[in-house]
Context: one part of a larger RNA
RNA sequence: GGAUGAACGCUAGCGGCAGGCCUAACACAUGCAAGUCGAGGGGUAGGGUAGCAAUACCUGAGACCGGCGCACGGGUGCGUAACGCGUAUGCAAUCUACCUUGUACAGGGGAAUAGCCCAGAGAAAUUUGGAUUAAUGCCCCAUGGUGUUAUUGAGUGGCAUCGCUUAAUGACUAAAGCUUUUGUGGUACAAGAUGAGCAUGCGUCCCAUUAGUUAGUUGGUAAGGUAACGGCUUACCAAGACGAUGAUGGGUAGGGGUCCUGAGAGGGAGAUCCCCCACACUGGUACUGAGACACGGACCAGACUCCUACGGGAGGCAGCAGUGAGGAAUAUUGGGCAAUGGUCGGAAGACUGACCCAGCCAUGCCGCGUGCAGGAAGACGGUCCUAUGGAUUGUAAACUGCUUUUAUACGGGAAGAAACGGUGGUUCGUGAACCAUUUUGACGGUACCGUAUGAAUAAGCAUCGGCUAACUCCGUGCCAGCAGCCGCGGUAAUACGGAGGAUGCGAGCGUUAUCC
Numbered sequence: 001g002g003a004u005g006a007a008c009g010c011u012a013g014c015g016g017c018a019g020g021c022c023u024a025a026c027a028c029a030u031g032c033a034a035g036u037c038g039a040g041g042g043g044u045a046g047g048g049u050a051g052c053a054a055u056a057c058c059u060g061a062g063a064c065c066g067g068c069g070c071a072c073g074g075g076u077g078c079g080u081a082a083c084g085c086g087u088a089u090g091c092a093a094u095c096u097a098c099c100u101u102g103u104a105c106a107g108g109g110g111a112a113u114a115g116c117c118c119a120g121a122g123a124a125a126u127u128u129g130g131a132u133u134a135a136u137g138c139c140c141c142a143u144g145g146u147g148u149u150a151u152u153g154a155g156u157g158g159c160a161u162c163g164c165u166u167a168a169u170g171a172c173u174a175a176a177g178c179u180u181u182u183g184u185g186g187u188a189c190a191a192g193a194u195g196a197g198c199a200u201g202c203g204u205c206c207c208a209u210u211a212g213u214u215a216g217u218u219g220g221u222a223a224g225g226u227a228a229c230g231g232c233u234u235a236c237c238a239a240g241a242c243g244a245u246g247a248u249g250g251g252u253a254g255g256g257g258u259c260c261u262g263a264g265a266g267g268g269a270g271a272u273c274c275c276c277c278a279c280a281c282u283g284g285u286a287c288u289g290a291g292a293c294a295c296g297g298a299c300c301a302g303a304c305u306c307c308u309a310c311g312g313g314a315g316g317c318a319g320c321a322g323u324g325a326g327g328a329a330u331a332u333u334g335g336g337c338a339a340u341g342g343u344c345g346g347a348a349g350a351c352u353g354a355c356c357c358a359g360c361c362a363u364g365c366c367g368c369g370u371g372c373a374g375g376a377a378g379a380c381g382g383u384c385c386u387a388u389g390g391a392u393u394g395u396a397a398a399c400u401g402c403u404u405u406u407a408u409a410c411g412g413g414a415a416g417a418a419a420c421g422g423u424g425g426u427u428c429g430u431g432a433a434c435c436a437u438u439u440u441g442a443c444g445g446u447a448c449c450g451u452a453u454g455a456a457u458a459a460g461c462a463u464c465g466g467c468u469a470a471c472u473c474c475g476u477g478c479c480a481g482c483a484g485c486c487g488c489g490g491u492a493a494u495a496c497g498g499a500g501g502a503u504g505c506g507a508g509c510g511u512u513a514u515c516c
Base pairs, nucleotide, nucleotide: 001516002515003514004513006512007511008510009509010508013368014367015366016365017364018363019361020360021326026324027323028322030321031320032319035068036067037066040065041064046059047058048057049056050055075279076278077277084204085203086202087201088200089199090198091197094196095195099192100191101190102189103188104187105186107141108140109139110138117130118129119128120127121126147172148171149170150169151168152167153166154165155164156163157162177184178183205251206250207249212242213241214240217239218238219237220236221235222234223233224232254276255275256274257273258269259268260267261266281302282301283300284299285298304315305314306313307312332358334357335356336355340354341352342351343350344349371402372401373400374399381393382392383391384390385389407453408452409451410450411449412448421438422437423436424435425434426433427432428431460505461504462503463502464501465486466485467484471500472499473498474497475496481488482487
């Protein structure tokens, strides 16, 4: 000099853009953060119409069965020195819901169970028995090849275990309908896309005052397991494997893109944003599923908190706000789904603390303003001096003229962000294109524009011995104090305190901390 997720002191006019618990992965009141589909299913309460009524018709929330989603999105950095991450490759050792393309298919039957109804237990959470019923829920049969698998034959590649292609035979595996008739789904297989899994080389902090470490350990055979290879697991066999090119142990730590600094080489950092990883009160376990060993799912154990009728139960903010605590220190229990994106749905649409906005904070960066021109009696006052005088503050002020960014008041217009969607029509033609019309904005009556008023509403902070730009007076008297280093202060202190003046930066200026 530059930098910061900064803090502190003094000060403070406005706007734009960004950023905002670095500490206790400490504990959490309250609200919200994941639902959706009636075009899968049975169907109730309620409402409407008709009727004297019974009842009939229309409509129909919630709950329930079922499907898809809840593995995304959002948070945090505890753990981890590891194939965790980065980079480059590989899988002849693999999986992939939804999506795209293609081929083929969808025949027949059955048994249940929620709900509803009846009867109970319990303070509650919840739960028991009986009867009955539906489905795109479940089961069986049939059909089935370019699928899976076994055997055999042929061809072909490879040093080889073996791989690929092809033929025959045997065995095995499917399905579901709905609809407003426009559509939408189901099953099998192949290919693609996307996502994931696994493997390998190299790189990846400090300590040798850590030198030896290792028995599933290293390899083999066989079996099991997995989507898949593999000591991944088990049995048996062999005795290997790693290590001063630092094993093992200990400490510290999420990694990278990037960011800061520097001429570079390097050094430092890993906030915001993006990618990967890990975690979800602590520890463990699996279930479901295409995908989890699952933040707002389940079970067990533990600590803690809460409810209780003492028998027993409930909970998990490292989601968004918010509270307490800790701390030098870090914001609102706000608005909206209008846009972008996501889930579900044929769609309309629903949900969405993702997101878009608003609020708070000079925390940072950037921009603007606090006026401009004239004006010498060089006024008064202050300060200083060589003191009847002069210097300086100083064109500064007063005063005259001008302007109006900003501010205040009023008014206008109500921008862009809108694409979609609904309705009608046309065209090609089977899902689009075009036309017409109509509708949708949280921010927000915001940005923006105009008019009026009037210099009106707006300057501080630090420093002035040298380094280092800027000097005098008074007070103090090794005291009080200053100080980054050298050092100032013991009676003439440009170094302490005040004043005047000056210098630097300026809505900021200094100090502290940290890095180059």

Model confidence (mean pLDDT): 83 of 100.
Small-subunit ribosomal RNA, 5' domain from an uncultured bacterium, 516 nucleotides, folded computationally.